[in-house]
RNA sequence: CUAUGCUUAGGUGGGGAGCUAGCGGUGCCCUGUACCUGCAAUCCGCUAUAGCAGGACUGAAAGGCCACCUGAGGUUUAGUCUUGUAGGAAAACAAAGAGAAAAGGGGGCGAUGAUGGUCAGGAGCUAUACACUAAGAGAACUUCAAACCCCGCCAGGUCCGAAAGGAAGCAACGGUAAGAAGUCUCUCUUAGGUGCCGUAGUAAACCUGAUCGGAGCUUACCUCUCUCUUUGUACUUGUAAGGCUAAAACGAGGGUGGAGGCAUAG
Numbered sequence: 001c002u003a004u005g006c007u008u009a010g011g012u013g014g015g016g017a018g019c020u021a022g023c024g025g026u027g028c029c030c031u032g033u034a035c036c037u038g039c040a041a042u043c044c045g046c047u048a049u050a051g052c053a054g055g056a057c058u059g060a061a062a063g064g065c066c067a068c069c070u071g072a073g074g075u076u077u078a079g080u081c082u083u084g085u086a087g088g089a090a091a092a093c094a095a096a097g098a099g100a101a102a103a104g105g106g107g108g109c110g111a112u113g114a115u116g117g118u119c120a121g122g123a124g125c126u127a128u129a130c131a132c133u134a135a136g137a138g139a140a141c142u143u144c145a146a147a148c149c150c151c152g153c154c155a156g157g158u159c160c161g162a163a164a165g166g167a168a169g170c171a172a173c174g175g176u177a178a179g180a181a182g183u184c185u186c187u188c189u190u191a192g193g194u195g196c197c198g199u200a201g202u203a204a205a206c207c208u209g210a211u212c213g214g215a216g217c218u219u220a221c222c223u224c225u226c227u228c229u230u231u232g233u234a235c236u237u238g239u240a241a242g243g244c245u246a247a248a249a250c251g252a253g254g255g256u257g258g259a260g261g262c263a264u265a266g
Base pairs, nucleotide, nucleotide: 001266002265003264004263005262006261010058011057012056013031014030015029016028021047022046023045024044025043035055036054037053038052039051065258066257067256068255069254070253073250075248076247077246078245079244080243081242082241083240084239085238086237087236088235092233093232094231095230096229097228098227099226100225103223104222105221106219107218108217109216116212117211118210119209120208121207122206124202125201126200127199128198130195131194132192133191134190135189136188137187138186139185140183141182142181143180144179150175151174152173158167159166160165
């Protein structure tokens, strides 16, 4: 060096985030095709030699280890952009709506006389008178109403009397009083979302007439101005997601190179 065999080294996937004192695994994600069974997220098994238990295959190599190159992927940090969301600021821009004012324009009225002033009247308003309504009081009238302590008349009966006659007097009847009830009646009082225009008064405002005076008055239709409200844009702060860039660490896969067990034979 070659061939054969053996298996005790090794291998039969790995990585990221997360969890964990830490290391793995199940689970999620990325690569990729690389045994089986059992355990396992309120977890399962271990201890820096870091899954445990059992079995199977492979085996000194094309696997694995070390070094270098390349590099999927996710994580972190920073910057920037987009979108969403929660605010902020003064009040920037735009739109819509409402209101105020009245400079200009338009319209209407106006020398057949504007605004304004004076006088008078009306309407309206207030009070009052009257009427009405409601309530109350009184009067009047009617009815009822007294066993007896109201009147009249008093059947029966009672009393006096020898008799004739007389006396008192209950009930009934009639009337009256206290009292009760009633009323198309009268008077008075109180109140009024009523009527009436009989009386009196009346600030502003409204209407009418007369008069003085001599040029404006009015509308808010348009423009402009101002105020307020709402919405959106712009600015800014925080937060969430995503895209891009950069950096850091980790890093599968791929490529290159290196070392390398035992036995037998040549």

Predicted 3D model of a 266-nucleotide RNA (Bacterial large signal recognition particle RNA) from a Dictyoglomaceae bacterium.
It matches the Rfam family "Bacterial large signal recognition particle RNA". It is annotated as a non-coding RNA gene.
The organism belongs to Dictyoglomaceae, within Bacteria.
The coordinates come from a structure-prediction model, not an experiment, and the mean pLDDT is 75.